[in-house]
Molecule: transfer RNA
Organism: Flavobacteriaceae bacterium
RNA sequence: GGCGAGAUAGCUCAGUAGGUCAGAGCGUCGGAUUCAUAACCCGGAGGUCCCGAGUUCAAGUCUCGGUCUCGCUA
Numbered sequence: 001g002g003c004g005a006g007a008u009a010g011c012u013c014a015g016u017a018g019g020u021c022a023g024a025g026c027g028u029c030g031g032a033u034u035c036a037u038a039a040c041c042c043g044g045a046g047g048u049c050c051c052g053a054g055u056u057c058a059a060g061u062c063u064c065g066g067u068c069u070c071g072c073u074a
Stems, first nucleotide, its partner, number of pairs: 001073007010026004019057001028044004050066005
């Protein structure tokens, strides 16, 4: 350099053919329980979906460009 995959919450990831409000587990905060801690249980907060542009009534999802990461290859 070429090809492919990926980038979504603090971390690991899901998101089906574009559609109603963007989710799960862990973590975190509050509560309940306990003599106390852990575990279990209940509840809450937390996201400009990597960046920019395009298509569309509507984009995490489609198209184009860029950045970064991983793999294969010369």